The RNA shown here (c-di-GMP-I riboswitch aptamer) has 92 nucleotides and comes from a Bacillota bacterium. Its mean pLDDT, the model's own confidence on a scale to 100, is 87. The sequence was found by an Rfam model in a public genome assembly. The source organism's lineage runs through Bacteria, Bacillati and Bacillota.
[in-house]
RNA sequence: GAACGAGAAAGGCAACCCGGUUGAAAAGCCGGAACGCAAAGCCAUGGGUCUAAGGUCUGUUGUAAAAUGACUAUGACAGCCCGGCUGACGAA
Numbered sequence: 001g002a003a004c005g006a007g008a009a010a011g012g013c014a015a016c017c018c019g020g021u022u023g024a025a026a027a028g029c030c031g032g033a034a035c036g037c038a039a040a041g042c043c044a045u046g047g048g049u050c051u052a053a054g055g056u057c058u059g060u061u062g063u064a065a066a067a068u069g070a071c072u073a074u075g076a077c078a079g080c081c082c083g084g085c086u087g088a089c090g091a092a
Base pairs, nucleotide, nucleotide: 004090005089012037013036017032018031019030020029021028022027035079041085042084043083046081047080048077049076050075054072055071056070057069059068060067061066
C1' cells in the first nucleotide's frame, strides 16, 4: 500500500411511522424517532422496480360534457443488484 472485516476504539448514516412542505404521481426535502448499514458516502452509464402528468388507441361508457381502460419516461428509486470514484480504524 492492497485485500479483508473483529465480542476492538472513535465516530457516522437513518428504516418504518408521525407532522410540515414540493410534486399529477412515484418520490424528494425538513423535524422527531431508530429498523438496520463497513461504505445505508457520491455517481442514473448497465440491468431491474415504481409512477403515468403529457402523448397514443381513430379503446370503452355516454346525446354531449365528461368518466374510465391499456401502452408509453423525458419522471423517480443509489437502503434492489452490477459497475465507477472517494473515505475512518487496524485484530485475524